[in-house]
RNA sequence: CGAGUUAGCCAAGAUAAUCGCUGCCUGUGACGAAAAUGAUCAGGGGGAGGAAAGUCCGGGCUCCAUAGGGCAGAGUGCCAGCUAACGGCUGGGGGGCGUGAGCCCACGACAAGUGCAGCAGAGAGAAGACCGCCAACCUAGGUUGGUAAGGGUGAAAGGGUGUGGUAAGAGCGCACCGGGCCGCUAGUAAUAGUCGGUUGCAAGGUAAACUCCACUCGGAGCAAGACCAAAUAGGGUUCCUUAUGGCGUGGCCCACGUUGGAACCGGGUAGGUUGCUUGAGCCAUAGAGCGAUUUAUGGCCUAGACGAAUGAUUAUCACUUUCUUCGGAAAGGACAAAACCCGGCUUAUAGGCUGACUCACUCA
Numbered sequence: 001c002g003a004g005u006u007a008g009c010c011a012a013g014a015u016a017a018u019c020g021c022u023g024c025c026u027g028u029g030a031c032g033a034a035a036a037u038g039a040u041c042a043g044g045g046g047g048a049g050g051a052a053a054g055u056c057c058g059g060g061c062u063c064c065a066u067a068g069g070g071c072a073g074a075g076u077g078c079c080a081g082c083u084a085a086c087g088g089c090u091g092g093g094g095g096g097c098g099u100g101a102g103c104c105c106a107c108g109a110c111a112a113g114u115g116c117a118g119c120a121g122a123g124a125g126a127a128g129a130c131c132g133c134c135a136a137c138c139u140a141g142g143u144u145g146g147u148a149a150g151g152g153u154g155a156a157a158g159g160g161u162g163u164g165g166u167a168a169g170a171g172c173g174c175a176c177c178g179g180g181c182c183g184c185u186a187g188u189a190a191u192a193g194u195c196g197g198u199u200g201c202a203a204g205g206u207a208a209a210c211u212c213c214a215c216u217c218g219g220a221g222c223a224a225g226a227c228c229a230a231a232u233a234g235g236g237u238u239c240c241u242u243a244u245g246g247c248g249u250g251g252c253c254c255a256c257g258u259u260g261g262a263a264c265c266g267g268g269u270a271g272g273u274u275g276c277u278u279g280a281g282c283c284a285u286a287g288a289g290c291g292a293u294u295u296a297u298g299g300c301c302u303a304g305a306c307g308a309a310u311g312a313u314u315a316u317c318a319c320u321u322u323c324u325u326c327g328g329a330a331a332g333g334a335c336a337a338a339a340c341c342c343g344g345c346u347u348a349u350a351g352g353c354u355g356a357c358u359c360a361c362u363c364a
Base pairs, nucleotide, nucleotide: 002359003358004357005356006355007354008353009352010351013317014316015315016314017313018312019311021047022046024044025043026042027041049335053346054345056344057343058342059341060340061221062220063219064218068254069253070252071251073217074216075215076214077213078092079091080090081089082088093107094105095104096103097102108212109211113210114209115206116205130151131150132147133146134145135144136143137142138141159177160176161175162174163173164172178201179199180198181197182196183195184193185192186191225274226273227272228271235265236264237263238262239261240260245259246258247257248256281300282299283298284297285296286295287294288293319332320331321330322329323328
């Protein structure tokens, strides 16, 4: 000086004024016979995110509802932890990619079974003899037998190197490496080994193929539900059925509960209150832990709308970009908008700063 990896922070604005919108609190109190309601005005103090998005997971909460067991089905899949829980997160092991810092993993089982891998090739899974090599016989080429070291085909062909042996060869034997099994050591474990013994040991790949194994799993959802008021037609038609039946919020069976159900047509209402924001909440400090996280103490309350508020302007300051006569000037700001709440994941996104680490080049 360049190219990378990784972690964090800032910022997409802050302050003030004016005008405007709106929940809540305090006061005022129009209309109204009165009550109820609460028009208007004044003051106070609040008002859309890091993803509010997706609706992909997990819950809290509400209802079915008294809610148990099984089958089918679905989800997850190394080990140990965190968490309310998860398919999430943290750390470790193994595998893969990268020169490296680092990054990724849909990571149980193929000796339970069934499949798939076109073509080529002798042969594609307890799968082989095309060329070649060797032997015998017949004669220039053929027949029979042996072989799987060499060659060929293929993505993949019965572990590798060497050596002995053989008619030629082959773990056929041997040495080393590799693999399996047993033990020892380390570790909570997954696993690992400059460890020991033993064994010729080959039977491959694929399970985000069906499957097997282990663990987990009711459903519907705030348009859930609760209350108040009001209105209507307690309407009509058809079908099943009589407790051995019917109905009961994923399918089927049992159990349990209950006592009639189902479909269609037609009519009325759809107004108001609540659920609705104090939470597995946030911030600070200290302790424990590699970490995710957790414990203690103290502090804070931060939209709650309901056809739907959360805005506009000006000034100063901050940030970025360009220009500059170096005094300054001009311009700019992405993705995007709460609707019961929370923990994750995924996706979209203009710009800047800092730390650590890696690699390459040059110089000393």
This is a predicted structure of a 364-nucleotide RNA (Bacterial RNase P class A). Its Rfam family is "Bacterial RNase P class A". On this family, see Frank and Pace, Annu Rev Biochem 1998: "Ribonuclease P: unity and diversity in a tRNA processing ribozyme". Its family is annotated with dimeric ribonuclease P complex, tRNA processing and ribonuclease P activity in the Gene Ontology. Model confidence (mean pLDDT): 76 of 100.